Predicted 3D model of a 690-nucleotide part of an RNA (large-subunit ribosomal RNA, domain II) from a Deltaproteobacteria bacterium. The RNAcentral record of the full RNA draws on ENA. The organism belongs to Myxococcia, within Bacteria.
[in-house]
Context: one part of a larger RNA
RNA sequence: GUCCGCGAGUUACUCCUCGGCAGCGAGGUUAAGCCGUUAGGCGGAGCCGUAGCGAAAGCGAGUCUGAACAGGGCGUUCAGUUGCCGGGGGUAGACCCGAAACCGGGUGAGCUAGCCAUGGCCAGGGUGAAGCUCGGGUAAGACCGAGUGGAGGCCCGAACCGCAGCAGGUUGAAAACUGCCCGGAUGAGCUGUGGCUAGGGGUGAAAGGCCAAUCAAACUCGGAGAUAGCUGGUUCUCCCCGAAAUAUAUUGAGGUAUAGCCUCGCGUGAUCACCACCGGAGGUAGAGCACUGGAUGGGCUAGGGGUCCUACCAGAUUACCGAACCCAACCAAACUCCGAAUGCCGGUGAGUGCAGCGCGGGAGUCAGACUGCGGGUGAUAAGGUCCGUGGUCGAGAGGGAAACAGCCCAGAUCGCCAGCUAAGGUCCCCAAGUCCGUGCUAAGUGGGAAAGGAAGUGGGAGCGCUCAGACAACCAGGAGGUUGGCUUAGAAGCAGCCACCCUUUAAAAAGUGCGUAAUAGCUUACUGGUCUAGUGAGCCCGCGCCGAAAAUGUAACGGGGCUCAAGCACGGCACCGAAGCUGCGGGAUUGCGACACCUUCGGGUGUGGCAAUCGGUAGGGGAGCGUUCCAGUCGCCUGUGAAGCUCGACGGAAACGACGGGUGGAGGCCCUGGAAGUGCUUAUGCGGAC
Numbered sequence: 001g002u003c004c005g006c007g008a009g010u011u012a013c014u015c016c017u018c019g020g021c022a023g024c025g026a027g028g029u030u031a032a033g034c035c036g037u038u039a040g041g042c043g044g045a046g047c048c049g050u051a052g053c054g055a056a057a058g059c060g061a062g063u064c065u066g067a068a069c070a071g072g073g074c075g076u077u078c079a080g081u082u083g084c085c086g087g088g089g090g091u092a093g094a095c096c097c098g099a100a101a102c103c104g105g106g107u108g109a110g111c112u113a114g115c116c117a118u119g120g121c122c123a124g125g126g127u128g129a130a131g132c133u134c135g136g137g138u139a140a141g142a143c144c145g146a147g148u149g150g151a152g153g154c155c156c157g158a159a160c161c162g163c164a165g166c167a168g169g170u171u172g173a174a175a176a177c178u179g180c181c182c183g184g185a186u187g188a189g190c191u192g193u194g195g196c197u198a199g200g201g202g203u204g205a206a207a208g209g210c211c212a213a214u215c216a217a218a219c220u221c222g223g224a225g226a227u228a229g230c231u232g233g234u235u236c237u238c239c240c241c242g243a244a245a246u247a248u249a250u251u252g253a254g255g256u257a258u259a260g261c262c263u264c265g266c267g268u269g270a271u272c273a274c275c276a277c278c279g280g281a282g283g284u285a286g287a288g289c290a291c292u293g294g295a296u297g298g299g300c301u302a303g304g305g306g307u308c309c310u311a312c313c314a315g316a317u318u319a320c321c322g323a324a325c326c327c328a329a330c331c332a333a334a335c336u337c338c339g340a341a342u343g344c345c346g347g348u349g350a351g352u353g354c355a356g357c358g359c360g361g362g363a364g365u366c367a368g369a370c371u372g373c374g375g376g377u378g379a380u381a382a383g384g385u386c387c388g389u390g391g392u393c394g395a396g397a398g399g400g401a402a403a404c405a406g407c408c409c410a411g412a413u414c415g416c417c418a419g420c421u422a423a424g425g426u427c428c429c430c431a432a433g434u435c436c437g438u439g440c441u442a443a444g445u446g447g448g449a450a451a452g453g454a455a456g457u458g459g460g461a462g463c464g465c466u467c468a469g470a471c472a473a474c475c476a477g478g479a480g481g482u483u484g485g486c487u488u489a490g491a492a493g494c495a496g497c498c499a500c501c502c503u504u505u506a507a508a509a510a511g512u513g514c515g516u517a518a519u520a521g522c523u524u525a526c527u528g529g530u531c532u533a534g535u536g537a538g539c540c541c542g543c544g545c546c547g548a549a550a551a552u553g554u555a556a557c558g559g560g561g562c563u564c565a566a567g568c569a570c571g572g573c574a575c576c577g578a579a580g581c582u583g584c585g586g587g588a589u590u591g592c593g594a595c596a597c598c599u600u601c602g603g604g605u606g607u608g609g610c611a612a613u614c615g616g617u618a619g620g621g622g623a624g625c626g627u628u629c630c631a632g633u634c635g636c637c638u639g640u641g642a643a644g645c646u647c648g649a650c651g652g653a654a655a656c657g658a659c660g661g662g663u664g665g666a667g668g669c670c671c672u673g674g675a676a677g678u679g680c681u682u683a684u685g686c687g688g689a690c
Base pairs, nucleotide, nucleotide: 001690002689003688004687005686006685011092012091013090015089016088017087018086019085020084021083022082023081024080027048028047029046033042034041035040052059053058062074063073064072065071095233096232098230102223103222104221105220106219107218113197114196115195116194117193118192119191120190121189122187124156125155126154127152131148132147133146134145135144136143160184161183162182165180166179167178168177199215201211202210203209236624237623238622239621240620241619246259247258248257249256250255260365261364262362263361264360265359266358267357268356272353273352274351275349276348277347278346279345280344286338287336288335292332293331294330296328297327298326299325303321304320305318306317307316308315368393369392370391371390372389373388374387375386376385377384398409399408400407413586414585415584416583418582419581420580424576425575426574427560428559429558433573435572436571437570438569439568440567446562452546453545456543457542458541459540460539463536464535465534473530474529475528476527477526479503480502481501484498485497486496509524513522514521587614588613589612590611591610592609594607595606596605597604598603625679627676628675629674630673631672632671635669636668637667644663645662646661647660648659650657651656
């Protein structure tokens, strides 16, 4: 891991509450106990109800408060009670398994830590302390030398003890080892035996180490089914309805209570929602500047600053700042002279709807998610966060979006090899148009992106010039006063300042650019000619271009592939396309009404009709299947073969039930009821087998 078996809402309580059924009913009922003992009877103590109010004395259909004959509070109307069964609550382990821990009594120092007693062990080699002897030395010493001597937590190094480094081993040879290497090795040494210290205690050259492979409090049994607002698990079927992820409070935040939302029963009886019309309240969007503030330019002007003048007083001036006021154009959640749409409240009205409201039983929910719209916060970030409002998912399958809870379409009662559509599609993958009409795009744009950039290309409305010849190109001219004046070393069209006239002309600037030290020179405006028909500067709209760099591999159309399209825009016809809608057939639920049968008359069952409904998690309600045992039950089946197992194309809406064959070898069972150790893919469940 698989299979088989076991495995979780139980039981007690005259404790509470509600419902169903039954008995009696202003009453209902006994408990212990006693009698009888298969049945049953007695037992009225007690309990609940029949009256309440008050803290109480107490009063009483009233009473309490109060001075009150006031007001107010609670009452006065409303049938209960006992039993059985069921839903829920309480107290108990209370659906099951699960701690880390706490406490009590014991068992442990044959492992290990320390200590006590008594024994044992340490090859060999080296060094050579004190002391002593002799010699020297001294007044005597000190001292020096040689010898002797054999000290030491001395040195080297086996046994023995240890384990610093590296490698191996890591389902090991081993639940701590092996190899090499290394430390101590007469000492605070190692070791045998006997003994002592015990769990908040020991022992510890101290690591929270060790105390029997266990130690920040051993092990074992018990309190004990500790507690677990936590995690996991919780077993047959069908039918009806169907949530919540909010508010308030909380030593509250992943818990709980009450309300909200769901369900079931009873009551009420049109009260509710949608829509139309009518009547209302309001200060949002927008807008506005009348208020409160902000903010820009101009005008005007108090005040201030600067300059001038001034002994003081006073005055002049200013291209500075500038209140108020005026003009113009603006801004505001906490501004409003204004002011919608929606929404909200009320009234009237038709239709539709398991609509509304009250009381009672049972819940679950209190982590929500994305998306459209209105906002706060954030950075006009986030698959961010917090509100409001709608939708979807949650609890929703089906079709589309390549794939994709929350987007688009659409809400799955069942069957059909029938039809129509939605979103979205119709060249192939792939069902359906290589459909029709008119354009656009050349970028594979389509099939990712901004500011910004560009004689891309199509369309539109205007404005200039133009056969009296435009635009471009080419030929020619482009002059004179004059080197304008000033400035300057110079300033001659062309450093700079001022002015920008006049003349000759077809035309020609007191000069557009280059250039010179300044001149010169080139060029432009402007004019004539050649040529010939359009040309110029902008604006608006459609589609495209550049801007454009990423990590395994094309990889930014799902792919192939697509260019008068299979791209884009507009218009049109057809078709495909879902569990939507329709058709045909079946079932169920609810309501209405009909018939038949039964009826302790409340109702129940069956048949057919009409209408609506039948996605569903938590959860509520209803109806069933099966298992074990018991009663009716000495009945029925069974060796001519029970149960169990196994195979099979049968019946039923399902749980399931028959029947036949095989196996098996002794029990099994219809029906009506009753009682439960009553149903298992999952608890890293438990046991067994493989």